[in-house]
C1' cells in the first nucleotide's frame, strides 16, 4: 500500500429508507427472605465512530476521514 469485515446505553447485541432504536447483562428502587443470593416488578442511561451528501424522510444508502481485525503484497 490492496481488499474484506466490523464500530449502536457501562459490557454484549438484534435493527428490510417510514411504529418511541431491540434483547440480555450490569446500575437504582421496591417486593419476596430472619438476612443474602436466585426470582418477580417498575426505572435511569444511546445524539447509532466523525464530518459531508442523496431523500419528504438516514443507524440503515453514497462520498471521505478514524478505529478495530482478518487476508493479500
Nucleotide at each position: 500500500g490492496a481488499g474484506c469485515c466490523g464500530g449502536u446505553g457501562g459490557u454484549c447485541u438484534a435493527g428490510c429508507g417510514g411504529u418511541u432504536a431491540u434483547g440480555a447483562u450490569g446500575c437504582g428502587u421496591c417486593c419476596c427472605u430472619u438476612a443474602c443470593a436466585a426470582g418477580g416488578a417498575c426505572g435511569g442511561g444511546g445524539u447509532c465512530g466523525a464530518a459531508g451528501g442523496u431523500u419528504c424522510a438516514a443507524a440503515u444508502c453514497c462520498u471521505u476521514c478514524c478505529c478495530g481485525g482478518c487476508u493479500c503484497a
A computed fold for a 73-nucleotide RNA from a Candidatus Woesearchaeota archaeon, annotated as transfer RNA. It matches the Rfam family "tRNA". Rfam classes the family as a transfer RNA. The coordinates come from a structure-prediction model, not an experiment, and the mean pLDDT is 81. The sequence is in RNAcentral, with records from ENA.